[in-house]
Context: one part of a larger RNA
RNA sequence: AGACGGGGACUCACACAAGCGGUGGACCAUGUGGCUUAAUUCGAUAAUAAGCGAGGAACCUUACCAGGACUUGACACUCUAGUGAAAUUCUGCCGAAAGGUAGAACUACCCACAAGGACACUAGAGCAGGUGCUGCAUGGUUGUCGUCAGCAGGUGCUUUGAAGUGCUCCCUUUAAUGGGGAAACCUGCGCAACCCUUACUCUGUGUUUUAUUUGUCACGGAGGACUGCCCGAGACAAUCGGGAGGAAGGUGAGGAUGACGCCAAAUCAGCAUGGCCCUUUGAUGUCCUGGGCUGCACACGUGGUACAAUGGGGCCGACAAUGGGUCGCCAAGGGGUAACCCGGAGCUAAUCCCAUCAAACGGUCUCUUAGUUCGGAUUGAGGUCUGCAACUUGACCUCAUGAAGCUGGAAUCGCUAGUAAUCGCCAAUCAGCCAUGUGGCGAUGAAUACGUUACUGAGUCUUGUACU
Numbered sequence: 001a002g003a004c005g006g007g008g009a010c011u012c013a014c015a016c017a018a019g020c021g022g023u024g025g026a027c028c029a030u031g032u033g034g035c036u037u038a039a040u041u042c043g044a045u046a047a048u049a050a051g052c053g054a055g056g057a058a059c060c061u062u063a064c065c066a067g068g069a070c071u072u073g074a075c076a077c078u079c080u081a082g083u084g085a086a087a088u089u090c091u092g093c094c095g096a097a098a099g100g101u102a103g104a105a106c107u108a109c110c111c112a113c114a115a116g117g118a119c120a121c122u123a124g125a126g127c128a129g130g131u132g133c134u135g136c137a138u139g140g141u142u143g144u145c146g147u148c149a150g151c152a153g154g155u156g157c158u159u160u161g162a163a164g165u166g167c168u169c170c171c172u173u174u175a176a177u178g179g180g181g182a183a184a185c186c187u188g189c190g191c192a193a194c195c196c197u198u199a200c201u202c203u204g205u206g207u208u209u210u211a212u213u214u215g216u217c218a219c220g221g222a223g224g225a226c227u228g229c230c231c232g233a234g235a236c237a238a239u240c241g242g243g244a245g246g247a248a249g250g251u252g253a254g255g256a257u258g259a260c261g262c263c264a265a266a267u268c269a270g271c272a273u274g275g276c277c278c279u280u281u282g283a284u285g286u287c288c289u290g291g292g293c294u295g296c297a298c299a300c301g302u303g304g305u306a307c308a309a310u311g312g313g314g315c316c317g318a319c320a321a322u323g324g325g326u327c328g329c330c331a332a333g334g335g336g337u338a339a340c341c342c343g344g345a346g347c348u349a350a351u352c353c354c355a356u357c358a359a360a361c362g363g364u365c366u367c368u369u370a371g372u373u374c375g376g377a378u379u380g381a382g383g384u385c386u387g388c389a390a391c392u393u394g395a396c397c398u399c400a401u402g403a404a405g406c407u408g409g410a411a412u413c414g415c416u417a418g419u420a421a422u423c424g425c426c427a428a429u430c431a432g433c434c435a436u437g438u439g440g441c442g443a444u445g446a447a448u449a450c451g452u453u454a455c456u457g458a459g460u461c462u463u464g465u466a467c468u
Stems, first nucleotide, its partner, number of pairs: 001468002003465003007462007015452002019415005026305008034296002042053002064291007073127001077126008088105007109117002129278002132276003138272002140267003143263001145261001150189006156165003169180003195255004200223007226249001229243005307408001311367007323354003328347002333342003374405001379400007421444007
């Protein structure tokens, strides 16, 4: 000087407290461990792994396993020799396919011909290839402390020196934010601001809409909020408390933005890359078929649905926003109980469609506390769709079946406002889908915060130390 303390002082944070809703009990989905397996590919493992990489495992993906094949190779560049216009198409046999093997058709590009060029095949030479190992050799990227307020330098000063000071103190702030004082004065990276979205106003342009204008709206531009004004407190300061006006008030709300560093944190399987290893006739390369990644005494994590009357069921009625669409979205009309099918209009989209765009909600009828008209697992039968192909292993529909579950031990999580909670809608990926996941969108819309003693984490100063 650090680090640490079941040392101290001060300060902060959904850290506790005050509240609301969950998890932990049930069933199911999904991930992980374990077990099993020919293989159940690999990685991630306290916070900072576990609905994570994976924003789509039937084949493919795919890296794993079994079997069958290929060897200059599935892919790239160069050279040598030979053959053939290049190319393209078709057929026979073996085969699960890949592949192997045997043929046929078509024909003559640049160039007068030849040589040469371009291209393909065969043989060969350099080489290709590797999701093989090492994240403790690395780049790049990322998590975390933490959007915490810190981290560092120049000159000066103090000290024998390591170092200290500045960055300590008082007030203040979300803030090393600002003010005052002080052997310090400055500066850089952070903070804040500049950026985007949103809330208000004005204005320009406008396809759609509408009979038209206006308006809503869309796309641009500008204004507006700055403690600017008033009162009080305060060191007359910084600032704090209250008020006016205002759509908005003291950072208006949200996002993007993550300092020096820590964990030899994560990733050689996104990519790149050093080194090492495999490269042949039984490959750690490449292709194919089938299987596996979905395996099930069990344990854990994350979710979904419930256990009901603030509810379930039937009928009627109302109100959104974001998005997506030509290998696509699919209207009207018709068929089917339905999934869906027939049909074919419109739309490269403010025009048409998904989509009457919604559900919680409101009205009314019924059920009357029961394992039930709660709950829907499981199972049987029949269908629909996608796709070469739904056995392993898809989703959906109809009928039947009707399990556990009566609010969950110890423990534990999230959240301070248009938030929590409840409700539906859209999208990416995608042939289809195991989506209850993820990312968005709107609808309805709370309660509580006295406070900082203690728990957890963090910051500043200080103190102790046998640690570095």
Predicted 3D model of a 468-nucleotide part of an RNA (small-subunit ribosomal RNA, 3' major domain) from an uncultured bacterium. Its mean pLDDT, the model's own confidence on a scale to 100, is 80. Its Rfam family is "Bacterial small subunit ribosomal RNA".